[in-house]
RNA sequence: AAACUUAAAGGGCAAACCUUACGAAAGUAAGAGACGCAAAGCCACGGACCUAAGGACUUCUAUGGUAGCCGGGCUGCAAUC
Numbered sequence: 001a002a003a004c005u006u007a008a009a010g011g012g013c014a015a016a017c018c019u020u021a022c023g024a025a026a027g028u029a030a031g032a033g034a035c036g037c038a039a040a041g042c043c044a045c046g047g048a049c050c051u052a053a054g055g056a057c058u059u060c061u062a063u064g065g066u067a068g069c070c071g072g073g074c075u076g077c078a079a080u081c
Stems, first nucleotide, its partner, number of pairs: 012037002018031005035068001041074003045071003048066003054061003
């Protein structure tokens, strides 16, 4: 530098449940806790999904969310080759 594949070590992240705060909700942040993760690091750009306060007006709407749903973009630890 390329490839993105497999074993190990050291480390990393942290689902659900619970507590507190924020929020209309979905959910988020912190604590606690580990189901899992080699991008479970970052970005809502495309699709998908969740919510529907407000608005329309009786079931629709994202300007709110999900990066741990998929794709895409950016970045990246160790070893092998």